[in-house]
Parts: sequence; C1' cells; structure tokens
RNA sequence: UCGGGACUGGUGUAACGGUAGCACGCAGGAUUCUGGUUCCUUUAGUCGGGGUUCAAAUCCCUGGUCCCGAACCA
Repeated sequence: UCGGGACUGGUGUAACGGUAGCACGCAGGAUUCUGGUUCCUUUAGUCGGGGUUCAAAUCCCUGGUCCCGAACCA
C1' cells in the first nucleotide's frame, strides 16, 4: 500500500429499515446474628462526521481503531 472482516452500557451478546433488549457486573433493598446463596429494584450503550428515508445500530459515502491475508522497500 492492497483485499477481507469486526466496532452496540463496565463485560459478553441480540435486534425482517419501525425507534435498542437479554445475561453478568456495579449500586440500593429484602432475607440472615454476619457473610455467602436466593429474590426485588435501579444503572449506563449503537466508533466519529455526512447522506438516503416518514423512519437508520441496520442502507450509501468518508474518516478512525483493531484483527486476518497479500504485496512492496530495506
């Protein structure tokens, strides 16, 4: 440099173009003499910027980061 793939809460992972959910974790509470287990509640997110659309995590353009492969130079 070229080709391909992946970016979603703190972590992992979903979401025929129809307005982001689940699990774990954190926090608070119940239970307990205390802790653990269990149960209840809460918490926070679509990599950035444009575009298309009534509507974009999803489609298009353009950047960024990471992974895989290839080529080139030394």
Transfer RNA from a Pirellulaceae bacterium, 74 nucleotides, folded computationally. It matches the Rfam family "tRNA". Model confidence (mean pLDDT): 82 of 100.